[in-house]
A computed fold for a 476-nucleotide part of an RNA from Corynebacterium macclintockiae, annotated as small-subunit ribosomal RNA, 3' major domain. The organism belongs to Corynebacterium, within Bacteria.
Context: one part of a larger RNA
RNA sequence: UGACGGGGGCCCGCACAAGCGGCGGAGCAUGUGGAUUAAUUCGAUGCAACGCGAAGAACCUUACCUGGGCUUGACAUACACCGGAUCGCUGCAGAGAUGUAGUUUCCCUUGUGGCUGGUGUACAGGUGGUGCAUGGUUGUCGUCAGCUCGUGUCGUGAGAUGUUGGGUUAAGUCCCGCAACGAGCGCAACCCUUGUCUUGUGUUGCCAGCACGUUAUGGUGGGGACUCGCGAGAGACUGCCGGGGUUAACUCGGAGGAAGGUGGGGAUGACGUCAAAUCAUCAUGCCCCUUAUGUCCAGGGCUUCACACAUGCUACAAUGGUCGGUACAGUGGGUUGCGAUGCCGUGAGGUGGAGCUAAUCCCUUAAAGCCGGUCUCAGUUCGGAUUGGAGUCUGCAACUCGACUCCAUGAAGUCGGAGUCGCUAGUAAUCGCAGAUCAGCAAUGCUGCGGUGAAUACGUUCCCGGGCCUUGUACA
Numbered sequence: 001u002g003a004c005g006g007g008g009g010c011c012c013g014c015a016c017a018a019g020c021g022g023c024g025g026a027g028c029a030u031g032u033g034g035a036u037u038a039a040u041u042c043g044a045u046g047c048a049a050c051g052c053g054a055a056g057a058a059c060c061u062u063a064c065c066u067g068g069g070c071u072u073g074a075c076a077u078a079c080a081c082c083g084g085a086u087c088g089c090u091g092c093a094g095a096g097a098u099g100u101a102g103u104u105u106c107c108c109u110u111g112u113g114g115c116u117g118g119u120g121u122a123c124a125g126g127u128g129g130u131g132c133a134u135g136g137u138u139g140u141c142g143u144c145a146g147c148u149c150g151u152g153u154c155g156u157g158a159g160a161u162g163u164u165g166g167g168u169u170a171a172g173u174c175c176c177g178c179a180a181c182g183a184g185c186g187c188a189a190c191c192c193u194u195g196u197c198u199u200g201u202g203u204u205g206c207c208a209g210c211a212c213g214u215u216a217u218g219g220u221g222g223g224g225a226c227u228c229g230c231g232a233g234a235g236a237c238u239g240c241c242g243g244g245g246u247u248a249a250c251u252c253g254g255a256g257g258a259a260g261g262u263g264g265g266g267a268u269g270a271c272g273u274c275a276a277a278u279c280a281u282c283a284u285g286c287c288c289c290u291u292a293u294g295u296c297c298a299g300g301g302c303u304u305c306a307c308a309c310a311u312g313c314u315a316c317a318a319u320g321g322u323c324g325g326u327a328c329a330g331u332g333g334g335u336u337g338c339g340a341u342g343c344c345g346u347g348a349g350g351u352g353g354a355g356c357u358a359a360u361c362c363c364u365u366a367a368a369g370c371c372g373g374u375c376u377c378a379g380u381u382c383g384g385a386u387u388g389g390a391g392u393c394u395g396c397a398a399c400u401c402g403a404c405u406c407c408a409u410g411a412a413g414u415c416g417g418a419g420u421c422g423c424u425a426g427u428a429a430u431c432g433c434a435g436a437u438c439a440g441c442a443a444u445g446c447u448g449c450g451g452u453g454a455a456u457a458c459g460u461u462c463c464c465g466g467g468c469c470u471u472g473u474a475c476a
Stems, first nucleotide, its partner, number of pairs: 001476002003473003007470007015460002019423005026314008034305002042053002064300007073123001077122008088103006106114002108111001125289002128287003134283002136278003139274001141272001146185006152161003165176003191266004196234007206223002210221003237260001240254005303442001316416001320375007332363003337356002342351003382413001387408007429452007
């Protein structure tokens, strides 16, 4: 100087408390451990691994296993020599890769040509090892308020001071004081978005007023008022008033205001810590393989299952289930695509093809909600697992191993021990919708979007984590 303390002081955080809803019990989904296996590819392992890499394993992917092939190679460049078209199509053998037979047959600048086959040489190739050789990227403490430097001063020195102290703040934020005076990286602001108004502009958007037309609809003429879209501005700064405070920083209350003290949300992550993660995104040193640890192909596996854990979904019901009627969104996506009206099917879906390269058309009827009927507390008209049968769709192909539909079946489960998690407002809870990946889908995941919409916070004694000062130490 740090680190640590079941030392002290001050302060903060959904850290506790106050509340609301969960998990832990059941069934299923997904991931992991373990076991199994020819293989169940590899990585991630307290917080910070475990719905993680994977925004999608039937083949492919695929790295794993078994078997069948190739060896200048599936891919790149160069050289030497020899040859020719090559590619494609067809038949046969084969699981295919591939082999074989036939067929087709090049351009001119005529050369050491382009293209391509063979032989040979350099080389290619490696998702092989090392993340404890590395770059880059990322997680975490933590959006915590810290981390440092120059000069000066003090100290033999390591170092100290500044950065400590008194206030204050979300903040090393600001004020005052001070052997310090300044500065940098962080904080804040500048950026995006959302909330209000003004203004410009009106198509594909809108329709108040004026007409036309329709069963009906901005459907048509027209209009720019309104909504909205796209731009440009204004607006919030403790600016104003009052109290407190050191006349300060600041704080409390109020006015006005759409918004008030950082308005809400996001992006943004200092010096560093964990030899944290990643050699399997990529790049890369060294080591290793080179008729194989490279490469092609078929089939299998990554989907197993006594069990254990993690994260979720669905429930156990009446604030509910079911039937009928009826209302209101916002993100997004669409030409190898979205696919309307109609018709067929109980349904998944099929047929058909209008319109749309999209503020125009489509996905797209949002659901909870509201209005009625029924069920009456039961393992039930709750719950839907499991299983049997019959189908639909995608795709060469649904056996291993897809999703969905219909009929039948109708398991556990009556609110969950010790313990444990999330959340402070348009939040929790609850309800649906969209998208990426994607032929299809194991998505209940993830990322977004809107609808309905709470309760509670006395307080900081305690648990956890963190910041500053101080103290002890046989630790570095």